Predicted 3D model of a 102-nucleotide RNA (Purine riboswitch aptamer) from a Spirochaetaceae bacterium. The model forms 100% of the base pairs in the Rfam consensus. Rfam family: Purine riboswitch aptamer. A reference for the family is Reining et al. (2013), "Three-state mechanism couples ligand and temperature sensing in riboswitches", Nature. Its Rfam clan is "Purine riboswitches".

RNA sequence: UUUUUUAAAGAGCAUUUCAUCCAUAUAACGCUGGUAAUAUGGACCGGCAGUUUCUACAGAGGAACCUUAAAUUCUUCUACUAUGGGUGAAUCAGGUGAGGUU
Numbered sequence: 001u002u003u004u005u006u007a008a009a010g011a012g013c014a015u016u017u018c019a020u021c022c023a024u025a026u027a028a029c030g031c032u033g034g035u036a037a038u039a040u041g042g043a044c045c046g047g048c049a050g051u052u053u054c055u056a057c058a059g060a061g062g063a064a065c066c067u068u069a070a071a072u073u074c075u076u077c078u079a080c081u082a083u084g085g086g087u088g089a090a091u092c093a094g095g096u097g098a099g100g101u102u
Base pairs, nucleotide, nucleotide: 001011002010003009004008016090017089018088019087020086021085022084023083024082025081026056030048031047032046033045034044035043041066042065050057058078059077060076061075062074063073064072
């Protein structure tokens, strides 16, 4: 501002960003190829998969195990990103009141 039964509702009109919290996704996880280290070690590079999902798929510890070989296992804490919601702040827009000037 508009509509109706004039009482409470409905609809329309008005930005952009930041911070924070919560939820969902994903378990910062799983599988795999190559190379590398060896108890002062247990790593590096790539691929796949996982999400009605873009991106990411790591960091720092703890415990075990492997008697020197080629293989790790368990565990703690800490994010980013996507979407949705809450709160707060700034900005924008509108309105109200007061004062000043003309």